[in-house]
RNA sequence: AUCGAUAAAGGCAAACCUAUUUAAAGGUAGGGACGCAAAGCCACGGGUCUAAGGCAUUUUUGCUAAGGCAGCCGGGUUACCGAAA
Numbered sequence: 001a002u003c004g005a006u007a008a009a010g011g012c013a014a015a016c017c018u019a020u021u022u023a024a025a026g027g028u029a030g031g032g033a034c035g036c037a038a039a040g041c042c043a044c045g046g047g048u049c050u051a052a053g054g055c056a057u058u059u060u061u062g063c064u065a066a067g068g069c070a071g072c073c074g075g076g077u078u079a080c081c082g083a084a085a
Base pairs, nucleotide, nucleotide: 002085003082004081011036012035016031017030018029019028020027021026034071040077041076042075044074045073046072047069048068049067050066053064054063055062056061
């Protein structure tokens, strides 16, 4: 360095609930633990969610600027511990 224990010390926190915020997706805080060895960080590629605004339209749909998701998969980057290999 790779790697990852039924190790130790710690860490994070899905669903759901409450408050708050946003047009929405979603975010934030508290509770809560399904899980996680990067479930730390970065929207770079793919994917996916939203669509107030814009455009189109058979008038309620379609597309989209834009905004999200890092706990969907890659990629980048930083890091605690140290059995076996």
Description:
Predicted 3D model of an 85-nucleotide RNA (c-di-GMP-I-GGC riboswitch aptamer) from Bacillus benzoevorans. Taxonomically the source falls in Bacillus (Bacteria, Bacillati, Bacilli, Bacillaceae). The model forms 95% of the base pairs in the Rfam consensus. The sequence was found by an Rfam model in a public genome assembly.